A computed fold for a 695-nucleotide part of an RNA from a Minisyncoccota bacterium, annotated as large-subunit ribosomal RNA, domain II. The prediction has a mean pLDDT of 82. The organism belongs to Minisyncoccota, within Bacteria.
[in-house]
Context: one part of a larger RNA
């Protein structure tokens, strides 16, 4: 890991609906039990005890087709006669209750041959070192008693082997080993190490304590049992085909990954247009607007104030300013309105169509973690692929196809089935790729760009459109040439100040012009050039607005890129005609579903079946309704089939059916098996880190 097989809604008993069956105008039902009987279980008689039902109403006394509440004879609740008994499905309840899965709780046993901790008995421990106490001599001393020198051999003394440990680090790590190996280290006469045999145990023992140990198991061994403990959790739950098809809301909830009722799906039963559109009428204070309130803000006028203060003046007073009030103008507001849509809402009429439409009652679900995308609004940063609310908006979920390189939610469209046929939708037509290198008319020169998501303030004689002004053949505007001068170095000031520190004044004059001077510059003079003016030239220049398209700004982490090649259009912009292009519409041909009318054919056991026609339909999770296929076994049937060859097994390419499947054939295989109609069910395998074998 592949193959075979095994592997999950069962069962009782009880209620509820549906469906069918037997009896119901003297309503159905028997249980226990007890007796026939049979090998035996089934069977069959007896048995009315009791259940359901035939009247409700009220706490109840009661009273009764009524009753209860009340004073009421109102009113208004609830009432005003078919059902029962088996039998199937469906579903609830109570048990293991659809399977598999704890971690845990409790009981009564088993363990100290592992290890703790004590008993009792034994034993072990090289060699070296150190040199306490006492002891003997001897010296000193009145004595205690000191000192020298020997002797002695203490000590959880020292090095260090056996022995016991396990500090560092290396190996090892499908190992030699479920804790080892190799260096390297601690104790080594002792709290010291170790044989044997006994001893204490599960909330319990032992512990120099680490919750350590207690047989590779310990913050409660182990082994059986209560047990199929429980699990609001996680994972699996096996054959087709057909119709319909949700939801991710709202109340509650020790509730928020669970429920329980309502909505929302599907089934039967009933009603029978009551739904949904159209028209008419309603009410509304939203959107918009508006400033008539209440508030906010901005400018300017006015008038009052014993109104804080500056200024000016001797003073009156003046001007600034301050407050409050009104006027104009121009304005803001979810909790402002003098006003006022669209929609949506409510009711009423009215016409079609028959759609699995609407409403009402019952069975049976599921669903209550939604997500994007649009508009309207709240929070957040008018920030999120963010977070709540709406809109019974759209998809997706539960939706396939084309388009958007690629993709749940965007666009375009909703796939019954088949065809090597047509038309179109988004979108798209150089080639990669199916259709234009189609046509007109701009714009762009930056590979800007090649559908959207990729950009700011700023800054620029980039270019194209409109436009408004202003010079200008009486010569503009840019270029060259020449001039740019005199009173005067203006007064002041200053060391100095001469157009060009500063200040004050800024005037004449000579002229085609020429400032008491716009810049550089000199310490100050000086030079350089501007304004101005004249000639050469000869036709448009200057400036400001709106605006399309493009430049620069313009930095990010693994290598780039419009999807790529490319591409000056195969880029942008407005027009315009072709074309391609989807499971969409069409065409041809087939299938099921439901309606229609029984006028239509054939059969009828007279209930209806089929078959034909027209309409509409036929994606699809959860999950409701329907029909069927095969598995084993029971009755019965076919007076089935089988050594002339059952089951079974192998073979892609014979038929049949929408499909599970079914029948045939050939080989093999060697003894049972089938049809058909009922019945029961240990009934359908790819999943469960299922489970056992095999390889």
């Nucleotide at each position: 890991g592949c193959c075979u097989g095994c592997g999950a809604g069962u069962g009782u008993a009880u209620g509820u609906a549906u469906g069918u069956u037997g009896c119901a105008u003297u309503g159905g039902c028997u249980a226990a039990a007890u007796c026939c009987g049979u090998a035996a279980u089934g069977g069959g008689a007896u048995g009315g005890a009791g259940c359901c039902g035939u009247a409700g109403g009220g706490a109840a006394a009661c009273c009764g087709a009524g009753u209860g509440u009340g004073a009421a004879u109102a009113g208004c609740g609830c009432g005003u006669u078919a059902g029962u008994a088996g039998c199937a499905u469906a579903c609830a309840u109570a048990c293991g209750a659809c399977c598999c899965g704890a971690a845990g709780c409790c009981a009564g046993g088993u363990g100290a041959g592992c290890u703790u901790g004590c008993c009792a008995u034994g034993a072990g421990c090289a060699g070296g070192g150190u040199g306490a106490a006492g002891u003997u001599a001897g010296u000193c001393g009145a004595a205690a008693g000191a000192c020298u020198a020997a002797u002695g051999g203490a000590g959880g003394c020292c090095c260090g082997a056996a022995c016991c440990c396990g500090u560092a680090g290396a190996u090892c790590g499908u190992a030699c080993a479920a804790c080892g190996u190799c260096u390297u280290g601690g104790g080594a006469u002792g709290a010291c190490u170790u044989g044997u045999g006994g001893u204490a145990a599960g909330g319990a023992g032992u512990g120099a304590a680490a919750a350590g140990c207690u047989a590779a198991u310990c913050g409660a061994a182990c082994c059986u049992g209560g047990u199929a403990a429980u699990a609001g959790c996680u994972g699996g739950u096996u054959c087709u085909c057909u119709c319909c098809g949700a939801a991710a809301c709202a109340a509650c909830u020790u509730u928020u990954g669970g429920g329980u009722u309502g909505g929302c799906g599907u089934c039967g039963u009933g009603u029978g247009a009551u739904c949904c559109c159209u028209c008419u009428g309603g009410g509304g204070g939203u959107a918009g607007a508006g400033c008539a309130c209440u508030g906010g803000a901005a400018g300017g006028g006015a008038u009052g104030a014993a109104c804080a203060g500056g200024g000016a003046g001797a003073a009156a007073u003046c001007u600034c300013g301050u407050c409050a009030u009104u006027c104009c103008u121009a304005u803001c507001a979810a909790c402002c309105u003098c006003c006022g849509a669209a929609u949506a809402c409510c009711a009423g009429a009215g016409a079609u169509u028959a759609a699995c439409a609407g409403c009402a009652c019952g069975g049976c679900a599921g669903u209550u973690a939604g997500a994007c995308c649009a508009u309207g609004g709240g929070g957040g940063c008018g920030a999120a692929g963010c977070u709540c609310c709406a809109u019974c908006g759209g998809u997706c979920g539960a939706g396939a196809a084309g388009g958007g390189a690629a993709g749940a939610g965007c666009c375009u469209a909703g796939a019954u089935c088949g065809c090597c046929a047509g038309u179109u939708a988004a979108g798209g037509u150089c080639c990669c790729u199916a259709a234009a290198u189609u046509g007109a008319c701009g714009c762009u020169g930056a590979g800007u760009a090649c559908a959207a998501c990729u950009u700011a303030a700023g800054g620029a004689a980039g270019u194209g459109a409109g436009g408004a002004u202003u010079c200008u053949u009486a010569g503009a505007c840019a270029a060259u040439g020449a001039g740019g001068a005199u009173g005067u170095u203006g007064g002041c000031u200053u060391a100095g100040a001469a157009g060009c520190a500063g200040c004050c004044a800024c005037c004449a004059u000579u002229u085609a012009a020429a400032g008491a001077a716009a810049g550089c510059g000199u310490a100050a003079c000086a030079g350089c050039u501007c304004a101005c003016u004249c000639a050469u030239c000869g036709a448009g220049a200057g400036u400001c607005c709106u605006u399309g398209c493009g430049c620069c700004g313009a930095a990010g982490a693994u290598g780039a890129u419009c999807g790529g090649g490319g591409u000056u259009a195969a880029g942008c912009g407005u027009c315009a005609u072709a074309c391609c292009g989807a499971a969409a519409c069409u065409g041809c041909g087939g299938a099921c579903u439901u309606g229609u009318a029984c006028a239509u054919g054939u059969c009828u056991u007279c209930g209806g079946a089929c078959a034909a026609a027209c309409a509409a339909g036929u994606g699809g999770u959860a999950g409701g309704a329907g029909a069927g296929c095969g598995u084993u076994c029971u009755a019965a049937u076919c007076u089935g089939c089988a050594a002339u060859g059952a089951a079974g097994c192998u073979a892609a390419a014979g038929g049949g059916g929408u499909g599970a499947c079914c029948c045939a054939u050939a080989g093999u295989g060697g003894a049972g098996c089938g049809u058909u109609u009922a019945g029961a069910a240990g009934u359908g395998a790819g999943a469960a880190u299922g489970c056992a074998g095999g390889c």